[in-house]
Context: one part of a larger RNA
RNA sequence: UGACGGGGGCUCACACAAGCGGUGGAGCAUGUGGCUUAAUUCGAGGCAACGCGAAGAACCUUAUCCUGGAUUUGACAUGCUUGUAUUAGCUCUGUGAAAGCAGAGUGACGCCUUCGGGUGGAACUUGCACAGGUGCUGCAUGGCUGUCGUCAGCUCGUGUCGUGAGAUGUCGCGUUAAGUCGCUGAACGAGCGAAACCCCUAUCCUUAGUUGCCAGCACGUCAUGGUGGGGACUCUAAGGAGACUGCCGGUGUCAAACCGGAGGAAGGUGGGGACGACGUCAAGUCAUCAUGGCCUUUAUGUCCAGGGCUGCACACGUGCUACAAUGCGGCGUACAAAGGGAAGCAAAAUCGCGAGAUCAAGCAAAUCCCAAAAAGCGUCGCUCAGUUCGGAUUGCAGGCUGCAACUCGCCUGCAUGAAGUUGGAAUCGCUAGUAAUCGCAGGUCAGCUAUACUGCGGUGAAUAUGUUCCUGAGCCUUGUACA
Numbered sequence: 001u002g003a004c005g006g007g008g009g010c011u012c013a014c015a016c017a018a019g020c021g022g023u024g025g026a027g028c029a030u031g032u033g034g035c036u037u038a039a040u041u042c043g044a045g046g047c048a049a050c051g052c053g054a055a056g057a058a059c060c061u062u063a064u065c066c067u068g069g070a071u072u073u074g075a076c077a078u079g080c081u082u083g084u085a086u087u088a089g090c091u092c093u094g095u096g097a098a099a100g101c102a103g104a105g106u107g108a109c110g111c112c113u114u115c116g117g118g119u120g121g122a123a124c125u126u127g128c129a130c131a132g133g134u135g136c137u138g139c140a141u142g143g144c145u146g147u148c149g150u151c152a153g154c155u156c157g158u159g160u161c162g163u164g165a166g167a168u169g170u171c172g173c174g175u176u177a178a179g180u181c182g183c184u185g186a187a188c189g190a191g192c193g194a195a196a197c198c199c200c201u202a203u204c205c206u207u208a209g210u211u212g213c214c215a216g217c218a219c220g221u222c223a224u225g226g227u228g229g230g231g232a233c234u235c236u237a238a239g240g241a242g243a244c245u246g247c248c249g250g251u252g253u254c255a256a257a258c259c260g261g262a263g264g265a266a267g268g269u270g271g272g273g274a275c276g277a278c279g280u281c282a283a284g285u286c287a288u289c290a291u292g293g294c295c296u297u298u299a300u301g302u303c304c305a306g307g308g309c310u311g312c313a314c315a316c317g318u319g320c321u322a323c324a325a326u327g328c329g330g331c332g333u334a335c336a337a338a339g340g341g342a343a344g345c346a347a348a349a350u351c352g353c354g355a356g357a358u359c360a361a362g363c364a365a366a367u368c369c370c371a372a373a374a375a376g377c378g379u380c381g382c383u384c385a386g387u388u389c390g391g392a393u394u395g396c397a398g399g400c401u402g403c404a405a406c407u408c409g410c411c412u413g414c415a416u417g418a419a420g421u422u423g424g425a426a427u428c429g430c431u432a433g434u435a436a437u438c439g440c441a442g443g444u445c446a447g448c449u450a451u452a453c454u455g456c457g458g459u460g461a462a463u464a465u466g467u468u469c470c471u472g473a474g475c476c477u478u479g480u481a482c483a
Base pairs, nucleotide, nucleotide: 001483002482003480004479005478007477008476009475010474011473012472013471015467016466019430020429021428022427023426026321027320028319029318030317031316032315033314034312035311042053043052065307066306067305068304069303070302071301074130078129079128080127083124089106090105091104092103093102094101095100109120110119111118112117132296133295135294136293137292141290142289143285144284145283146281148279153192154191155190156189157188158187159168160167161166172183173182174181198273199272200271201270203241204240205239206238207237208236209235213230214229217228218227219226244267247261248260249259250258251257323423327382328381329380330379331378332377333376339370340369341368344363345362349358350357351356389420394415395414396413397412398411399410400409436459437458438457439456440455441454442453
């Protein structure tokens, strides 16, 4: 100087408390362990692995995964070199599961030309250098990432003090979300962080009105901004205004600041996002990529078929659906936002109980389509039951995608109708448009195991007396036989 303490003081945080909803019990989905297997490819491992890499494992993907078949200058790159002119490409045959192997046919181009031919590029081929490796080492590395933590810290120059390591500044008193700011002081300044600058959102103004809008004026329709027209309004998207403790009162050291109030759409960081200091964990990743070293080179490379990654006495994590009446079912009827669309989104119509099919308008989209928002509201039935709750499982019949749904896809109809009556010890999230609850969209994608993930809006709470305790963190101080 640090680190540590079942030392002390101060402070903070959904850390506790106060509340609301869950997990742990059930069924299923998904990841992991274990077991099994010819193989169940690899990685991730307390918090910070376990709906994680994987924003989509039937083939492909896919890998030292397994079984089998094939190949050796190679699936891919560059250079040199050999050969042919019937060379590439295309077509066909045999064999085969395919890959491959063997064979046959057809047959492109530039320049020069004495029309005999010569020569060259590309391509193929021979040989050699080499290619290749998702092989090993994340404890050789770059890059990227997680975590402490959006915590308030981490340092430097000069000066001063100390023999020196080092200290001071950065401490103290107040204050703040903050090493934020004020005051004092051997310190005076400065940097990286905090804040601000950036984006979205809440209010208003200006400009601009098409594909958006429709108040007023017309036209028209069963009806609809449908048409003329209009720019008022909504909205769209560009520019501005606005919030600064600016104003008033009080407290405070004549300070920083705090408390209350006015005005205001918004008030003391308005709400959210992006943004993550010095460092810590030899944290994670050699399988995104890059890369040192090592290993491999008729194989640990490459190609192919089939299988596996989906196995199931079991254990754990994360979820979905429930156990019902604040509910379930039938019928009727409202109101979103944000997205996607050409090898695409697909209306209307017709057929089908339905999944879907047929035909097909429109739309590279503020124009057309996906598109029905759902919870809600109205009304009817059910009357507390393993039920008109719950939907697992299974049978049959169909539909769709795709060479192909056996292993191993999704969806529909009919039938079947399991466990489950609110969950032990324990444990998680959340402080406001939040929790809870309700749907919608997107990426990946032929299809899908999505209940996942990323977004969007609708409805919309309760509680916080407080800091004794649990957990984590910051500052000061103290002890130490630790570094």